[in-house]
Model confidence (mean pLDDT): 78 of 100.
A computed fold for a 266-nucleotide RNA from a bacterium, annotated as Bacterial large signal recognition particle RNA.
It is recorded under the gene name ffs.
Of the family's consensus pairs, 95% are formed in the model.
Its Rfam family is "Bacterial large signal recognition particle RNA". Rfam classes the family as a non-coding RNA gene. From the family's description: The signal recognition particle (SRP) is a universally conserved ribonucleoprotein involved in the co-translational targeting of proteins to membranes. Its Rfam clan is "SRP clan".
RNA sequence: CCGUGCUAGACGGGGAGGUAGCGGUGCCCUGUAACCCGCAACCCGCUAUAGCGGGGUUGAACUCCUGCCCGAGGCCCCGGUCAACCGGGGACGGCGCGGCGUGGGCGGUGAAGAAGGCCGGAUCCCGCGCGACGGGCGCCUGGGAACCCCGUCAGGCCCGGAAGGGAGCAGCGGUAACCAGGAGAGCCCGGGUGCCGCGGGGAAAUCCGGGCGGAGCCGCCGGCGUCGCCAGCGCCCGGGGGGCCAGGUCGGAGGCAGGUGCACGG
Numbered sequence: 001c002c003g004u005g006c007u008a009g010a011c012g013g014g015g016a017g018g019u020a021g022c023g024g025u026g027c028c029c030u031g032u033a034a035c036c037c038g039c040a041a042c043c044c045g046c047u048a049u050a051g052c053g054g055g056g057u058u059g060a061a062c063u064c065c066u067g068c069c070c071g072a073g074g075c076c077c078c079g080g081u082c083a084a085c086c087g088g089g090g091a092c093g094g095c096g097c098g099g100c101g102u103g104g105g106c107g108g109u110g111a112a113g114a115a116g117g118c119c120g121g122a123u124c125c126c127g128c129g130c131g132a133c134g135g136g137c138g139c140c141u142g143g144g145a146a147c148c149c150c151g152u153c154a155g156g157c158c159c160g161g162a163a164g165g166g167a168g169c170a171g172c173g174g175u176a177a178c179c180a181g182g183a184g185a186g187c188c189c190g191g192g193u194g195c196c197g198c199g200g201g202g203a204a205a206u207c208c209g210g211g212c213g214g215a216g217c218c219g220c221c222g223g224c225g226u227c228g229c230c231a232g233c234g235c236c237c238g239g240g241g242g243g244c245c246a247g248g249u250c251g252g253a254g255g256c257a258g259g260u261g262c263a264c265g266g
Base pairs, nucleotide, nucleotide: 001266002265003264004263005262006261009058010057011056012030013029014028015027020047021046022045023044024043035055036054037053038052039051064259065258066257067256068255069254073250074249075248076247079245080244081243082242085239086238087237088236089235092234094233095232096229097228098227099226100225101224102223104221105220106219107218108217109216116212118210119209120208121207122206123205124201125200126199127198128197129196130194131193133190134189135188136187137186139182140181141180142179143178149174150173151172152171157166158165159164
């Protein structure tokens, strides 16, 4: 060095959880050429050589063991950061709203007379008149009463010896309430009625006109100052969770390096 037969080992590993601890069942990650049966969460099996029992395959190396690198993924943690969320706070600042002042800009207006007083009128209120409108009454036409409305009342009825008298249904004619339509002359009533008239009232405001007056007045938009309002946002305080980054820990697969027994024969 080769061959044969064995043995240790291997036939997945890891994370969280759980546990005094280890391994497993269940979850997750990774990975596969990655054995089979039984057990197990108010658990199962063990004890630092830390799953147990039974069976099978492979077997000293691509496969087993050790170390290192890289690193999927899990867990922990505080720190940073981001965007949201929840609770609270305060008018601080900014946004937002308003008042006043100040100083600008722009545009109007004013010696054909600004501001400000004064006078008159209007808008407003009350009453009256006139008109229009609406309603009602009244008027016209038509309808309109089984009996309890009117007239006339056939027939029939009643009284009477008779002459004669009487009540009266239907019908016919009419009328009342009421209904419908018309007309718009008359009367009454009404009001958020009128470019109408008359009288009265009238605090403020606005408009119009007149007069005094003799130079400003008005609007808009920024700046600054100041005073106030608002918790919607910003802001401040607190909270729980999330994403990303940083830190710690474990770490699959992969890569690199090293290591690994016995017997017999050639």